Small-subunit ribosomal RNA, 5' domain from an uncultured bacterium, 518 nucleotides, folded computationally.

[in-house]
Context: one part of a larger RNA
RNA sequence: GACGAACGCUGGCGGCGCGCCUAACACAUGCAAGUCGAGCGAUGAACCUUCUAAGAUUUCUUCGGAAUGACUAGAAGUGGAUUAGCGGCGAACGGGUGAGUAACACGUGAGGAACCUGCCUCUCACAAGGGGAUAGCCUCGGGAAACCGGGAUUAAUACCCUAUGACACCGACAGAUCGAGUGAUUUAUCGGUUAAAGAUUUUAUCGGUGAGAGAUGGCCUCGCGUCUAAUUAGCUAGUUGGUGAGAUAAAAGCUCACCAAGGCGACGAUUAGUAACCGGCCUGAGAGGGUGAACGGUCACACUGGAACUGAGACACGGUCCAGACUCCUACGGGAGGCAGCAGUGGGGAAUCUUGCACAAUGGAGGCAACUCUGAUGCAGCGACGCCGCGUGAGCGAUGAAGGCUUUCGAGUCGUAAAGCUCUGUCCUAUGGGAAGAUAAUGACGGUACCAUAGGAGGAAGCCCCGGCUAACUACGUGCCAGCAGCCGCGGUAAUACGUAGGGGGCGAGCGUUGUCC
Numbered sequence: 001g002a003c004g005a006a007c008g009c010u011g012g013c014g015g016c017g018c019g020c021c022u023a024a025c026a027c028a029u030g031c032a033a034g035u036c037g038a039g040c041g042a043u044g045a046a047c048c049u050u051c052u053a054a055g056a057u058u059u060c061u062u063c064g065g066a067a068u069g070a071c072u073a074g075a076a077g078u079g080g081a082u083u084a085g086c087g088g089c090g091a092a093c094g095g096g097u098g099a100g101u102a103a104c105a106c107g108u109g110a111g112g113a114a115c116c117u118g119c120c121u122c123u124c125a126c127a128a129g130g131g132g133a134u135a136g137c138c139u140c141g142g143g144a145a146a147c148c149g150g151g152a153u154u155a156a157u158a159c160c161c162u163a164u165g166a167c168a169c170c171g172a173c174a175g176a177u178c179g180a181g182u183g184a185u186u187u188a189u190c191g192g193u194u195a196a197a198g199a200u201u202u203u204a205u206c207g208g209u210g211a212g213a214g215a216u217g218g219c220c221u222c223g224c225g226u227c228u229a230a231u232u233a234g235c236u237a238g239u240u241g242g243u244g245a246g247a248u249a250a251a252a253g254c255u256c257a258c259c260a261a262g263g264c265g266a267c268g269a270u271u272a273g274u275a276a277c278c279g280g281c282c283u284g285a286g287a288g289g290g291u292g293a294a295c296g297g298u299c300a301c302a303c304u305g306g307a308a309c310u311g312a313g314a315c316a317c318g319g320u321c322c323a324g325a326c327u328c329c330u331a332c333g334g335g336a337g338g339c340a341g342c343a344g345u346g347g348g349g350a351a352u353c354u355u356g357c358a359c360a361a362u363g364g365a366g367g368c369a370a371c372u373c374u375g376a377u378g379c380a381g382c383g384a385c386g387c388c389g390c391g392u393g394a395g396c397g398a399u400g401a402a403g404g405c406u407u408u409c410g411a412g413u414c415g416u417a418a419a420g421c422u423c424u425g426u427c428c429u430a431u432g433g434g435a436a437g438a439u440a441a442u443g444a445c446g447g448u449a450c451c452a453u454a455g456g457a458g459g460a461a462g463c464c465c466c467g468g469c470u471a472a473c474u475a476c477g478u479g480c481c482a483g484c485a486g487c488c489g490c491g492g493u494a495a496u497a498c499g500u501a502g503g504g505g506g507c508g509a510g511c512g513u514u515g516u517c518c
Base pairs, nucleotide, nucleotide: 001517002516003515005514006513007512008511009510012390013389014388015387016386017385018383019382020348025346026345027344029343030342031341034089035088036087039086040085042083048077049076050075051074052073053072058067059066060065096301097300098299106225107224108223109222110221111220112219115218116217120214121213122212123211124210125209126208128162129161130160131159138151139150140149141148142147168193169192170191171190172189174187175186176185177184178183198206199205227273228272229271234264235263236262239261240260241259242258243257244256245255246254276298277297278296279295280291281290282289283288303324304323305322306321307320326337327336328335329334354380356379357378358377362376363374364373365372366371393423394422395421396420403414404413405412406411427459428455429454430453431452432451433450437445462507463506464505465504466503467488468487469486473502474501475500476499477498483490484489
C1' cells in the first nucleotide's frame, strides 16, 4: 500500500459498488420454462336473438277484467371464451457452484485433403396419389395412492406406402486441372438409392421437401507454456506399432481379431500432495512476487455412482432408467423427492442480506400477430463492507468570566474557546410543483431525483496515541505489585513507558486491533 474481511469503541446524509471465503452440509414453503387454437379432434363459457313456463310492479277499470311485462327456469340458434389430450418449437440458452481435474482442462499459435451445424440470409428446384392407426372422449375393471389394464370409437403440419426426382449419395468407366503425402477439385456417360404439409380473416402471408453457398455455433489433432516433493527412480500388456474389421459427424488402440516387441524416463517418467484455467486484480521504479471475490471468456459438476433415450445439439441442474445413502407418504401390497436457480430455514463458523416490486427498459422462448412466460434482468430493502462527496455552522467577541489542571503562589494554561452580538441554510423538517429514462401508447423504480417557498443553530464526533523508532508532557495513585509491550524494553517510593486527570499529537464518520499478500 491492498482486502469479498472479522473484532472493539463510536456512528449524521448521499452516490456508486460489494455482501457464505467455512459444510459440493441437510433442506419446510413459494416462485425460477414455457408457448402456439392461424397444426388437430374435442370441449363448448359470456353476450345476443327466438320460443315456452310462471308472473313481481305499474296504469286503466263498468271491480268481472284489460294492458305492461322486471327477475327466474328450460329449449333452440348464433357466438366463440376456456382448455385436459395429440402435434410443433423451446426446454442443450439463460441462472448457480468450483467438488473433481496437473489434463490438449486452460492460454497462445497453427491444422482439419478427417468433420457436424436447428433457427437465420442468399440461390436453384419441387410439393402427385393413397392408407392404417392412436391419445383424447365413452365404457368396464384393478389400486389406499402413484398410477395401470381391457373394449368401442376419432383427427392432424403425428405415422406409413406408392409416384416423380437431382448439380445429392453409392457403384462402374474415361478424361482434365492441381497439390505437402494419403490425395483434392472437376467434366462426360451408364446403373442404382432417397422427399414433401398444410394453415389462414382469402390472396397477402406464414409454413413444407431436396440441393448448393454463407453466417453462427461446435468437434477433433498438433507446437509451446502451465504448482510442490527424488526422504517418489524406475513405469507400461491395449501397453507401443502394423494389417484387417467395427464404431463415430469425423482422424485415431477409440474398440476388436491376428502379428511384431515395442513405448515413456534425471530435459524428472511413475507415484504422492495441492489446485478449476485465463483476461485480469494487488504490490513493485521495473524485473518480479502474490492472487484468480465481483465483471468478461473457457472448462467441469448438478444428492453419490453408472447408463443410454430423444434430438441439429445432452449422456441432459428444475428429463428417463438402474444401484446406493438420506428424507417423506402408506390401507404394509407399494410409492414420492433432490435449492451448487431466487428468496428463505437449520447447521457449521470470527463472518456474509429480503420468504420484496415489476416485466416499464435491455435481452431470451413461443406465436403471423395481439400477447403469454421470464427470481435472466431492471429496481427497491438490509449491512460504514469498500471507494468517493458533503455536513455537524460562519463572522465579530478579553472582564482574558466561571470552572478544571498546574504553580516557584507572582501567575500560567484550557482560551476567542465559552457566554454575548450579527448572520447563513449544505444536510434537515413542512407545504406545493415534479421529470428524463418511451418511439403514438405503455414507468416497477416513484410522488423518487430535482425545483420553489417557509422554519429554525436548531437534530449530527468520535477513536487511537504522547520513552526511542514516531508527531505529541505534566500532576497524582501504585511500588518488580497491579499492569504495559510491534522491537528495544518499562514497573523494586520522586515512573513523560502501568492506572486516572489536565494538556497535547494524529486521523476523522470513522478510528484502532487481528489475519493475509506485495

Rfam family: Bacterial small subunit ribosomal RNA. Its family is annotated with structural constituent of ribosome and ribosome in the Gene Ontology.